Two RNAs folded together computationally: RNase P RNA and transfer RNA, 465 nucleotides in total. Rfam match: Bacterial RNase P class A. It is annotated as a ribozyme. Its family is annotated with ribonuclease P activity, dimeric ribonuclease P complex and tRNA processing in the Gene Ontology. Model confidence (mean pLDDT): 77 of 100.
[in-house]
RNA sequence: UGAGUAAGACAGGCAAGUGCGGGCCUUGCGAGAGGUUCCGAGGAAAGUCCGAACUCCACAGAGCAGAAUGCUGGUUAAUGGCCAGUGGGGGCAACCUCAAGGAUAGUGCCACAGAAACAAACCGCCCAGCUCCGGUUGGGUAAGGGUGAAAUGGUGAGGUAAGAGCUUACCAGCAACUAGGUGACUAGUUGGCUGGGUAAACCCCAUUCGGAGCAAGACCGAGCAGAGGGAAGAGUGGUCCGCUUGCGGGCUACUCGCGGGUUGCUCGCCCGUCAACCUUCGGGUUGGUCGCUUGAGACAACGAGUAAUUGUUGUCCUAGAUAGAUGCUUGCCGCCUCUCCAAUCGCAAGAACGCAGAGGUACAGAAUUCGGCUUACGGCUUACUCAGACC
RNA sequence: GGAGCCGUGGUGUAGUGGUCUAACAUGUCUGCCUGUCACGCAGAAGAUCGCGGGUUCGAAUCCCGUCGGUUCCG
Numbered sequence: 001u002g003a004g005u006a007a008g009a010c011a012g013g014c015a016a017g018u019g020c021g022g023g024c025c026u027u028g029c030g031a032g033a034g035g036u037u038c039c040g041a042g043g044a045a046a047g048u049c050c051g052a053a054c055u056c057c058a059c060a061g062a063g064c065a066g067a068a069u070g071c072u073g074g075u076u077a078a079u080g081g082c083c084a085g086u087g088g089g090g091g092c093a094a095c096c097u098c099a100a101g102g103a104u105a106g107u108g109c110c111a112c113a114g115a116a117a118c119a120a121a122c123c124g125c126c127c128a129g130c131u132c133c134g135g136u137u138g139g140g141u142a143a144g145g146g147u148g149a150a151a152u153g154g155u156g157a158g159g160u161a162a163g164a165g166c167u168u169a170c171c172a173g174c175a176a177c178u179a180g181g182u183g184a185c186u187a188g189u190u191g192g193c194u195g196g197g198u199a200a201a202c203c204c205c206a207u208u209c210g211g212a213g214c215a216a217g218a219c220c221g222a223g224c225a226g227a228g229g230g231a232a233g234a235g236u237g238g239u240c241c242g243c244u245u246g247c248g249g250g251c252u253a254c255u256c257g258c259g260g261g262u263u264g265c266u267c268g269c270c271c272g273u274c275a276a277c278c279u280u281c282g283g284g285u286u287g288g289u290c291g292c293u294u295g296a297g298a299c300a301a302c303g304a305g306u307a308a309u310u311g312u313u314g315u316c317c318u319a320g321a322u323a324g325a326u327g328c329u330u331g332c333c334g335c336c337u338c339u340c341c342a343a344u345c346g347c348a349a350g351a352a353c354g355c356a357g358a359g360g361u362a363c364a365g366a367a368u369u370c371g372g373c374u375u376a377c378g379g380c381u382u383a384c385u386c387a388g389a390c391c
Numbered sequence: 392g393g394a395g396c397c398g399u400g401g402u403g404u405a406g407u408g409g410u411c412u413a414a415c416a417u418g419u420c421u422g423c424c425u426g427u428c429a430c431g432c433a434g435a436a437g438a439u440c441g442c443g444g445g446u447u448c449g450a451a452u453c454c455c456g457u458c459g460g461u462u463c464c465g
Stems, first nucleotide, its partner, number of pairs: 001387008010378001012333007020040004024035004042363001046374002049372005054213004061267004066209005071085005086100001087098004101204002106202002108198003122145002124141007153171006172194001174191007217290004226281005233256011257273006297316008334361006341354001344351002392464007401417004409448001419435005441457005
C1' cells in the first nucleotide's frame, strides 16, 4: 500500500427566531388565555419472525389429530435467542458456518447410463462336460474392465484352479472394556470382519404446547325499534293439593331427546330446557375517562463468571399523541465530493489535512410494554490475518 | 391485530426432484408473399425461474431467511 476478518461507540455541533404535543403554575364559573417554567423518537421506533409481561374467556379428565423443537453444558422472566464447548464443513490465515436424534420399526424414491441401484455375472478370469476346435453348456469368482453421484471397506503382502477379510500389517467403521471429562466426546486395548444413499420423503422416538389479543379489558355519558324464520319436549318414580275417584295441577328426582360451554374432533364433564340459542333483515352509536407509561428501567463504581449473564451500592426519572405533536428558517463551525492555485511544498508536471467557490450531509419516525432475531443505512475507531514494496 | 396466496422471456400462463440446455400463446426482429399495408408462410433473438443460503449425486420444484405484491377476516 492492497485485500480481508472480528469487535465497539456514534448518529453532526452551537446560537437566534418562530411553531407543535404533554406536565406544572397563574387566571377564569366555564370554554379558553398566558408563562425568562420542565419534558418531548430510534438503533433500527420498521418487518411482525420468535419469546414473555398484562387483560379477558375457559379450566375433573382421557384419546385422536395438529404444531414446534431436536449434539452437550450453561444463561434468562422466557425463547426456536445468547454464551462456552464437542463433532462435521469452508477459508492460505485472521475467522466463519451447521434443522447435528433414528436408515436392522416399516413404506417409498434413487432419472440417464449400466448386467445389476439392493441383493447383481455384461466383458473378463478359473474348473468341468461336449465339440465340426470356431465355440457352446453348467459351475465358481466381485481381483480387473466398463457405467454411474453412488457398485457391498481401502492399500501392500501371503494364499488360491481363479479369486475372495480367506489370513496378516496399517488405515476407516462397529461393538465391548479401561482411563479422562458434569456431558457431547476424546485416547488406548481387545474382538470379529463389518453389506449403499435419502428422514429439509412419509414415518418412528424424545420433549413441549388451553384460546384470544390494548379494536385485550373496565367505567361514564348519549342514542335506538323492532320484525320474520328455525326450535322440543317426552317418559317413569316419589310427594302434596283439588275433587269429577281416576283424572287434573304443583314441587322434586332420574332417564332419553334437544340446545349451549369445553375455541380442531370424539368421549366424558358442566349448564339450560321458565328459556337460552341459531339464522335473515332492520334501527342506534363512531363521545369521554382509565388501561398508559416507574420499568425483567437507565447510567456509574466495585465484585462473581472464560463468556452469555449476574450481585451490591450510589445517582437519575427520560414522549404519551388519538388521524395522530416532536417541525421550519437564518448564521457560524465540523465532515464528504468536485472545481480552483495568490501564498506553502516541489526543478517541473503537480500535491496536501491549505485559500476560495459550488454541491451534499444516510436509513428512517413512537401508538400497551419489554427481551431477542432479521432487514434498511452513513461515515469513524480499535484489534487481528494474508500478500506485495521499502528500510 | 390476525390469517393466507403469489413472484418463471416484454405480457399472460405451464412445468411440483432427473430425458429442463425450462415449454406454450401473444408480442419483438429478419426474410418471403403484395403495387403497399394487414393476414399468411419460414426463421431468429429474448429467462442465470424475485434475492441469499442450505438439503440432495442432482433444485424452477424441498427447507430456512429475506424483499416485493396481493387477498380475506375483525